[in-house]
RNA sequence: CGCAACCUUCGGGGCAGGGUGAGGGCGCAGGCCCAAUUCCCGACCGGCGGUGAUCCGGCCCAGCGGCCGGCAAGCCCGCGAGCAAUGUCAGCGCAUGAAUGAAUAUAUGCAGCCUGGCGGCGCAGGAGUUCGGUGAGAAUCCGACGCCGACGGUAUAGUCCGGAUGUGAGAAGGGGUGC
Numbered sequence: 001c002g003c004a005a006c007c008u009u010c011g012g013g014g015c016a017g018g019g020u021g022a023g024g025g026c027g028c029a030g031g032c033c034c035a036a037u038u039c040c041c042g043a044c045c046g047g048c049g050g051u052g053a054u055c056c057g058g059c060c061c062a063g064c065g066g067c068c069g070g071c072a073a074g075c076c077c078g079c080g081a082g083c084a085a086u087g088u089c090a091g092c093g094c095a096u097g098a099a100u101g102a103a104u105a106u107a108u109g110c111a112g113c114c115u116g117g118c119g120g121c122g123c124a125g126g127a128g129u130u131c132g133g134u135g136a137g138a139a140u141c142c143g144a145c146g147c148c149g150a151c152g153g154u155a156u157a158g159u160c161c162g163g164a165u166g167u168g169a170g171a172a173g174g175g176g177u178g179c
Stems, first nucleotide, its partner, number of pairs: 002179002006174005017041003023034004043159002045149002047079004055070006074147002082123002087118005093110004128145001130144004151162003
């Protein structure tokens, strides 16, 4: 100087406005009222790491151009969140069981597959290399149009409620006893 163990903190956004009315209630009746943030029109949102030319800033060069840094992807490559096997730990149960006759603690063994934790074989896991522009060059920049979004609940859900004050990709700081 670098790295690790370890510790702390952080770590997801979104239905404005309208239409319809499955269904329900009231009434003798005509009819009236409630009623999908899920259906229809329309509106709104976009985790994390990587890559990211154009553009911006700085430096070098006579110039062409070169180098460094910055902003920068829902649909380019991955990760996370969902379900979850074999197994493993603990509790509960049974047996043995010292001081001490009984009970009982620690401990040891067994069983069960009930509860909780760890773990993660495997399963699932979305959508634009569209058109135009800039440019030497575009999957990423600018414009347009298009598309995607786990599970359970409920009138069919990316946006409501729920698991979730959760998990987590990761980020920042500390640390540096260890290597």
Source information: FMN riboswitch aptamer (RFN element) from a Chloroflexota bacterium, 179 nucleotides, folded computationally. The sequence was found by an Rfam model in a public genome assembly. Lineage of the source: Bacteria > Bacillati > Chloroflexota. The coordinates come from a structure-prediction model, not an experiment, and the mean pLDDT is 76.